Model confidence (mean pLDDT): 80 of 100. A computed fold for a 72-nucleotide RNA from an uncultured bacterium, annotated as transfer RNA. It matches the Rfam family "tRNA". The family's RNA type in Rfam is transfer RNA. It was read from a public genome assembly.

This record gives sequence, structure tokens and C1' cells, in this order.
RNA sequence: GCCCUCGUAGUUCAAUGGAUAGAACAGGGCUCUUCUAAGGCCUCAAUGUGGGUUCGAUUCCUGCCGAGGGCA
Repeated sequence: GCCCUCGUAGUUCAAUGGAUAGAACAGGGCUCUUCUAAGGCCUCAAUGUGGGUUCGAUUCCUGCCGAGGGCA
């Protein structure tokens, strides 16, 4: 330099054009328990960034940024 893949809660992952973006673990509160742990209920929290297509974008296209891999 060229090519490919990826970027979503604190973390690990879903959601492949329509919805209030969902789950687990983690965090906070309450409950339970003699206490702790476990359990139950509630709660906090996210689409890398700019533009485009579309009635509608996490999803499709594209510039940039970042991560990984391959070739040279």
C1' cells in the first nucleotide's frame, strides 16, 4: 500500500428494514435469612462518528476514526 471481518449497556452477546433496541453477568435499592451467600422484586445503563438511500436504518451504501486478520 491492497483486501477481508468487526465496532450495540461496565462486560459477554442478541436484534438482518417497522416495535418501547433485549438478555445474562456486573452496579444500586427493597425483600428473604439469626448473619453471610444463594433466591425473589424493582431499578440504572448502549447502537464509534459524519453523510446518503428509504415513509421508516442497529440493519443497506459511503467518507472518517478505531480493533483484528490476510497478502505484498